The RNA shown here (transfer RNA) has 72 nucleotides and comes from an uncultured Candidatus Altimarinota bacterium. It matches the Rfam family "tRNA". The family's RNA type in Rfam is transfer RNA. From the family's description: Transfer RNA (tRNA) molecules are approximately 80 nucleotides in length. The sequence was found in a public genome assembly.
[in-house]
RNA sequence: GGCGCCAUCGUCUAGGGGUUAGGACACAGGAUUCUCAUUCCUGUAACUGGGGUUCGAUUCCCCAUGGCGCUA
Numbered sequence: 001g002g003c004g005c006c007a008u009c010g011u012c013u014a015g016g017g018g019u020u021a022g023g024a025c026a027c028a029g030g031a032u033u034c035u036c037a038u039u040c041c042u043g044u045a046a047c048u049g050g051g052g053u054u055c056g057a058u059u060c061c062c063c064a065u066g067g068c069g070c071u072a
Base pairs, nucleotide, nucleotide: 001071002070003069004068005067006066007065010025011024012023013022018055027043028042029041030040031039048064049063050062051061052060
């Protein structure tokens, strides 16, 4: 240089056109306990950037950025 894959809460991830963007861990609050731990309940928090297609894009297309791999 060429080709391919990936990018979603603090972390790991589900979702592939119309969902309140879901779950686990973590964090905060509460219940339980003499206290801590465990367990249970509740809450906070996310679609890498720009453009296109569409009535509607996290999802499809293009470019960029970053990461990984193959190849020369």